[in-house]
Context: one part of a larger RNA
């Protein structure tokens, strides 16, 4: 040096565990903000640095409930308390208090800091103190707004990469990104719709229809709708005309016109207005009463010996209880040892859910002259845009410019356009339900991870750290049942590290801690060179 046997270091794999994720159901809730938020700074404990809590009344203060032997967060220590049959800690509810910054809002500023005015008090002064009040936009005023927030909603505005095996129509897409609104849902909505000679009856979701009718350099690709079958289910208000009032203005002096306001009306088998006639049934919120829901919380059955072991919940023998054999802990695997668990009970205001009352508003006959029935609108041209349709034979919606109707013997529409027929009533508005979607509360579920996994994150982590700065971003879990965490002695310069002692089932389980793989690195012995 090389192989072998043994025994170690090193190392941190792998086993087994779970405090943490991941994906979901099913209920709540779906918002907080100038009564100053989300988010932070800074303080606050006998000791007190971090994180939780909390605000000068500072890990806390009333009240009410609820509990009931122990208690002063993580924190296991040492002082120093408090409480033990009900004012301790604790738990829930409603107050009170709540520095400075933040929309921040007296002015200002380099956030967490400086500084003023007015007014009252100390008070006679003061570059002093303490209190209150002063920002800006809408409103006559009352009050009203901002600013945060995952996700879903609606408007606007709007890409490119990509694909078309290049690329320009086209595609990726009305997507991602901006920027504006809002509500727990938002949008949409009660026919100027569909439909076809039969009908249908408001919008919204899902199944088909159907990758179908279409559309495309007919390339890549885009792609409906009616019917039918389900979830829901609801209907309404306004302008006109007409009347009547008040105000003005203009004349012919009692009529005309404009303005408010109030009554009336509200629609296609046309309805209303106006004349004539006649007149009340269904049943919304707000309130109002019962009832019932919600907080912490209570009560909760039923096991014993022996053996084995450091433990018994295991084994062996005998019982028991079950509207409870879900869980999870307890020195190994418990229905019966603990917390629970099936049931049962109690309960404040708030809220909500139903019943009951209450009552906005809410209907009818007939006649048809006259009036009313939404105008810079429908419609056309020209540009653009949404529709399944890329401008086409191009209907429907929608509009920037430019023209510009009709009036119920009216007017749109059924895919250019006429006719016939057929269905509607445009140019005002309100509308729960069935949909979405979850920052977050509460209850549960897993053929889902099991510490290089599962969150980025199980642990003080959006930390350390990097970087001017937007922004990037870890690694780190595991003594034991109980700290019994090794009293005392040796070695050693030791508070290093070790060896006895003693704990312990076990210390090769000693806080560099469960198991302890491999690479690598040693120690003895054996054999070979």
């Nucleotide at each position: 040096g090389g192989c072998g046997u043994a025994u170690g270091g090193u190392g941190g794999a792998u086993g087994c565990c779970u405090u943490g994720g991941g994906u979901c159901u099913g209920a709540g809730a779906g918002g907080c903000g100038a009564u100053g938020a989300a988010g932070g700074a800074c303080g606050u404990g006998g000791u007190a640095a971090g994180c939780u809590g909390c605000g000068a009344u500072a890990a806390g203060c009333u009240u009410c409930g609820g509990g009931g032997a122990g208690c002063u967060g993580c924190a296991c220590a040492c002082g120093a308390g408090c409480g033990u049959u009900a004012u301790a800690u604790c738990c829930g509810a409603a107050g009170a208090u709540u520095u400075c910054c933040g929309a921040a809002u007296g002015g200002g500023a380099c956030a967490a800091c400086c500084u003023a005015a007015u007014a009252u008090a100390c008070u006679g002064a003061a570059g002093g103190u303490a209190u209150a009040u002063u920002a800006c936009u809408c409103g006559a005023a009352a009050g009203a707004g901002a600013g945060c927030c995952a996700a879903c909603u609606c408007c606007g505005u709007g890409a490119a990469c990509u694909g078309a095996a290049a690329c320009a129509u086209c595609u990726a897409a009305g997507u991602a990104g901006c920027g504006g609104a809002a509500g727990g849902a938002a949008a949409a909505g009660a026919a100027a719709a569909c439909a076809a000679c039969a009908g249908u009856g408001a919008u919204u979701c899902c199944c088909c229809a159907a990758g179908u009718a279409g559309u495309g350099g007919c390339g890549a690709g885009c792609g409906a709708a009616a019917a039918g079958g389900g979830a829901c289910a609801a209907g309404c208000c306004c302008a006109a005309a007409c009347c009547a009032a008040a105000u003005c203005c203009a004349c012919u002096u009692g009529u005309g016109g404009a303005u408010u306001c109030g009554g009336g009306g509200u629609u296609a088998u046309a309805g209303g207005a106006c004349u004539g006639c006649a007149u009340u049934u269904a049943g919304a919120a707000a309130c109002u009463a019962a009832u019932g829901u919600c907080a912490a919380g209570c009560u909760g059955a039923a096991u014993c010996a022996u053996c084995u072991g450091g433990a018994a919940a295991g084994a062996u023998g005998g019982g028991c209880c079950a509207u409870a054999g879900c869980a999870g802990g307890u020195g190994a695997u418990a229905g019966c040892c603990c917390u629970g668990u099936a049931a049962g009970c109690a309960c404040a205001a708030a809220u909500c859910a139903u019943u009951a009352g209450g009552g906005a508003c809410g209907a009818g006959c007939a006649g048809u002259a006259u009036c009313c029935u939404g105008a810079g609108u429908a419609a056309u041209g020209c540009g653009g845009g949404a529709c399944c349709g890329g401008a086409g034979g191009a209907a429907u919606c929608u509009u920037g410019c430019a023209u510009g109707a009709a009036u119920u013997u009216g007017u749109c529409a059924g895919c250019a356009c006429c006719a016939u027929c057929u269905g509607a009533u445009a140019a005002g508005g309100c509308u729960a339900a069935a949909u979405a979607c979850u920052c977050c509360u509460c209850a549960g579920a897993c053929a889902c991870c099991g510490a290089u996994a599962g969150u980025g994150a199980a642990c003080c982590a959006g930390u350390a750290c990097c970087g001017u700065a937007a922004g990037g971003g870890a690694a780190a879990g595991g003594u034991g049942a109980a700290a019994a965490g090794c009293a005392c002695c040796c070695c050693g310069a030791a508070c290093a590290g070790g060896g006895g002692a003693g704990u312990g089932a076990a210390a090769u389980a000693g806080u560099a801690c469960c198991u302890g793989a491999a690479a690598c690195c040693g120690u003895a012995c054996g054999c070979c060179u």
The part of an RNA shown here (large-subunit ribosomal RNA, domain I) has 529 nucleotides and comes from an uncultured Bacteroidota bacterium. The coordinates come from a structure-prediction model, not an experiment, and the mean pLDDT is 83.